This is a predicted structure of a 75-nucleotide RNA (transfer RNA) from a Cytophagales bacterium.
């Protein structure tokens, strides 16, 4: 340098071209309890940037960044 695959909240993670993006952990209030913690209830928090098809894009498609696998070039 080329090829291929992935990036969704703090973390790990689902799902789909179409209504307000699913969970779990952790966090916030609150209850519960003498206190803590378990438990319950609640409320925030995400589709890596940019562009292009689409009526309509997290999804299809380029480009960029990043990460990971083969491959190849110098030495």
């Nucleotide at each position: 340098g080329g090829u291929c695959u992935g990036u969704u909240g703090g973390u790990c993670u689902a799902a789909u071209g179409g209504c307000u993006a699913c969970g779990a952990u952790g966090c916030u209030u609150g209850g519960c309890u003498g206190u803590c913690g378990c438990c319950c209830a609640u409320g925030a928090g995400a589709u890596a940037c940019g562009g292009g098809u689409u009526c309509g894009a997290u999804u299809c498609c380029c480009g960029u960044a990043c990460a990971g696998a083969c491959c190849g070039c110098c030495a």
It was read from a public genome assembly.
Its Rfam family is "tRNA". Rfam classes the family as a transfer RNA. Gene Ontology term of the family: triplet codon-amino acid adaptor activity.